The part of an RNA shown here (large-subunit ribosomal RNA, domain I) has 598 nucleotides and comes from Desulfococcaceae bacterium HSG8.
Context: one part of a larger RNA
RNA sequence: AGCAGACGGUGGAUGCCUUGGCGUCAAGAGGCGAAGAAAGACGUGGCAGGCUGCGUUAAGCUUCGGGGAGUUGCCAAACAAACUGUGAUCCGAAGAUUUCUGAAUGGGGAAACCCGUCCCGGGUAAUGUCGGGACAUCUGCAACUGAAUUCAUAGGUUGCAGAGGCAAACGAGGUGAACUGAAACAUCUUAGUAACCUCAGGAAAAGAAAACAACUGUGAUUUUCCUAGUAGCGGCGAGCGAAAGGGAAACAGCCCAAACCGGAUAUAUGUUAAAGCCCGGAAGCGUUGUAUAUUCGGUGUCGAGGGUUCUGAUCAGACGGAUUUCCGGAUCUGUCGGGAAGUUACAAAACCGGUUCAUAAUUGAAGCAUCUGGAAAGAUGUGCCAUAGAGGGUGAGAGCCCCGUAAAUGAAAUGAAUCCGGUCUUCCUGGGUCGGAUACCCAAGUACCGCGGGACACGUGGAAUCCUGUGGGAAUUCAGGAGGACCAUCUCCUAAGGCUAAAUACUACUUGACGACCGAUAGUGGACCAGUACCGUGAGGGAAAGGUGAAAAGUACUCCGGUGAGGAGAGUGAAAUAGUACCUGAAACCGUUUGCUU
Numbered sequence: 001a002g003c004a005g006a007c008g009g010u011g012g013a014u015g016c017c018u019u020g021g022c023g024u025c026a027a028g029a030g031g032c033g034a035a036g037a038a039a040g041a042c043g044u045g046g047c048a049g050g051c052u053g054c055g056u057u058a059a060g061c062u063u064c065g066g067g068g069a070g071u072u073g074c075c076a077a078a079c080a081a082a083c084u085g086u087g088a089u090c091c092g093a094a095g096a097u098u099u100c101u102g103a104a105u106g107g108g109g110a111a112a113c114c115c116g117u118c119c120c121g122g123g124u125a126a127u128g129u130c131g132g133g134a135c136a137u138c139u140g141c142a143a144c145u146g147a148a149u150u151c152a153u154a155g156g157u158u159g160c161a162g163a164g165g166c167a168a169a170c171g172a173g174g175u176g177a178a179c180u181g182a183a184a185c186a187u188c189u190u191a192g193u194a195a196c197c198u199c200a201g202g203a204a205a206a207g208a209a210a211a212c213a214a215c216u217g218u219g220a221u222u223u224u225c226c227u228a229g230u231a232g233c234g235g236c237g238a239g240c241g242a243a244a245g246g247g248a249a250a251c252a253g254c255c256c257a258a259a260c261c262g263g264a265u266a267u268a269u270g271u272u273a274a275a276g277c278c279c280g281g282a283a284g285c286g287u288u289g290u291a292u293a294u295u296c297g298g299u300g301u302c303g304a305g306g307g308u309u310c311u312g313a314u315c316a317g318a319c320g321g322a323u324u325u326c327c328g329g330a331u332c333u334g335u336c337g338g339g340a341a342g343u344u345a346c347a348a349a350a351c352c353g354g355u356u357c358a359u360a361a362u363u364g365a366a367g368c369a370u371c372u373g374g375a376a377a378g379a380u381g382u383g384c385c386a387u388a389g390a391g392g393g394u395g396a397g398a399g400c401c402c403c404g405u406a407a408a409u410g411a412a413a414u415g416a417a418u419c420c421g422g423u424c425u426u427c428c429u430g431g432g433u434c435g436g437a438u439a440c441c442c443a444a445g446u447a448c449c450g451c452g453g454g455a456c457a458c459g460u461g462g463a464a465u466c467c468u469g470u471g472g473g474a475a476u477u478c479a480g481g482a483g484g485a486c487c488a489u490c491u492c493c494u495a496a497g498g499c500u501a502a503a504u505a506c507u508a509c510u511u512g513a514c515g516a517c518c519g520a521u522a523g524u525g526g527a528c529c530a531g532u533a534c535c536g537u538g539a540g541g542g543a544a545a546g547g548u549g550a551a552a553a554g555u556a557c558u559c560c561g562g563u564g565a566g567g568a569g570a571g572u573g574a575a576a577u578a579g580u581a582c583c584u585g586a587a588a589c590c591g592u593u594u595g596c597u598u
Base pairs, nucleotide, nucleotide: 001597002596003595004594005593006592007591008590009589015583016547017546020518021517022515023514024513025512026511027510028509029507030506031166032165039101040100041099042055043054044053046079049075050074051073061095062094063093064092065091066090070083071082072081106115107114108113116135117134118133119132120131121130122129137163138162139161140160141159142158143157144156145155170201171199172198173197174196175195181188185235211218212217222249223248224247225246226245232240233239253499254498255497260298261297262296263295264294265293266292267291268290269289276285277284278329279328280327281326282325283324305442306441307440309437310436311435312434313433314432315431317336318335319334320333321332322331323330337429338428339427340426341425342424350423351422352421353420354419355417356416357415358414359413361409362408363407367382368381369380370379371378383400384399385389391403392402393401448472449471450470451469452468453467454466455465458484479494480493481492482491483490534541535540554582557569558568559567560566
């Protein structure tokens, strides 16, 4: 030196474990904010570094409810000082306080700082100073003022109301790529995707046919399963890709504009008493009236067209008032009675009670002995409960030891829900139905057309349909639009105004449950004081790091040593080769010792 054996060191794989993750489902909640948010800075404890909590009332204050013996949060033991059956700590509900920064909003600013004005108050002889309140901008409305410039307008001031910022996805709208695919690439595709912007809600959007269909019919919208990778589109390449119809979920329908009537305001016209003042007769009035414009109320809302106006028939409570006056009619209106409906659209506000649920909780069955062991829940023997044998813990594997579980019960306070009842509100009765006449109305720079684009599965195509930049430009029921060029017939529908729950989408957040999900190089980047340490001017990038033991019982005392480090005894413990560099403790690597070989 090599090989082999034994025993160690180093190292931290493996096994086992789990406080943390991942995913799914269900329910809730779906917002917070000028009444100052989200996010922070700085403070705050007897001693106080960090975390957590809280805010000069600062690990807390008040009230109400629960609970019932200990308590003064965690790392983190002790000391000191206290609280507590006059009910503490703790849990829930409501309230108070809530420095400074931050939309940050009195002005400024290098965020957590600096400097003000006015009013009120404390203090001072007085100023300085201290405390409280107000003071940003924009928008809408109202009022007051008010230029150039007479009226006016712009502008200004004041008051009231609202907005601003943050937040995960889902939604609507606007702007809108490229890599890529086409085995290159330009139409095309990726894709109306990503990204950016605006806006909103708990959902949003859409929505009550100018729709489909096809000679039979359907009857708002949305979502879904088929239809169907079909019909089609397509350098007919790559690819893109319906609808009708059928099944299902959920279902809900309404309001205006106009014609017509009436009121008000402004302007014009008007002095003959004609027209007018609801009708007939009489009296009276006449800046009444008429026309136009605006506005308010009534009416009215549809496709076997509807409405308005005039008219006929028919059905339908009582009483009172009004129309210049009287009588009769007609019209309008009030009260009572009767009937109906309702706050998510169809008009709209709120309250009370009940019910159910949420936010603390409460009750909650049943086992002992022996053996092994450090320890019994194991084994053996013999019992019991079960609407409870889910799960977790306890010195090994417990239905009956503990927490729980099944089941049952519970709220002073706050919130929610829809259902129920009442107050309340509205409507009808005051109008409805059927028929006839008239042709007054039925959403205009609209429909439609040309040109240029876009959306429709549909790339300009034979290209309907929808949207519109630009130029032209209708009709009003004997009308208009659609049925995939266009025309006729036929059929369906009524655009150019608006509202509308549910079925649908999502999950930052709360609660519960589950997993042929992970188990510390895995699972979140993060099981641990992690978006930390650290890196970067910055945008940004971004770790490593879990396990003694059942219990600290964490090694009193002695010795070696530098009053070391580290050890040797002794002691604890089942175990110390479990000694905090701590479960197990592989390999590489490094040794000690024994044997053999050289």